[in-house]
RNA sequence: CGGUGAUCGUCGCCUAAUCGCCCGCGAGGGCGAGCCGGGGAACCAGAGUUCCACUGGGGUGAAUCCGCGCGAGCGGUAGGGAUCACUUCCAUCCCGAACCCGUCAGCUAACUCGGUAGGCGGCCGAUGGAAGGAACA
Numbered sequence: 001c002g003g004u005g006a007u008c009g010u011c012g013c014c015u016a017a018u019c020g021c022c023c024g025c026g027a028g029g030g031c032g033a034g035c036c037g038g039g040g041a042a043c044c045a046g047a048g049u050u051c052c053a054c055u056g057g058g059g060u061g062a063a064u065c066c067g068c069g070c071g072a073g074c075g076g077u078a079g080g081g082a083u084c085a086c087u088u089c090c091a092u093c094c095c096g097a098a099c100c101c102g103u104c105a106g107c108u109a110a111c112u113c114g115g116u117a118g119g120c121g122g123c124c125g126a127u128g129g130a131a132g133g134a135a136c137a
Stems, first nucleotide, its partner, number of pairs: 009123006018033006034116006044106001056104001057101004065076004079095004086132006
């Protein structure tokens, strides 16, 4: 001098996943606000017949679907994300998973039951452009 890793701090990103209070020596436990999800009337939707198949059906999530491949996987795609505030469009770069309920659930006011995990990047580094609105001066 360069590279790599870890810890603390700090600034950010994906996400609902943030903030405050109380108890406890601590580990940890509890409550509330905000945000998020499930169940749950009327109305609406649905409903009948025939044939075939059958591997029940449903939920969170952007994460669906198509083709190729013995397979691993490959190519695309509905859709989703990107930090010098916001929206839209274009361009660029990424993601396009995973899990849960347990034979049961359309929508759904009242009501009711839950969640508030995790992962990652930077340390003057930012993702660029156009249009619009807003704010400030």
Molecule: c-di-AMP riboswitch aptamer (ydaO/yuaA leader)
Organism: Micromonospora sp. CPCC 205371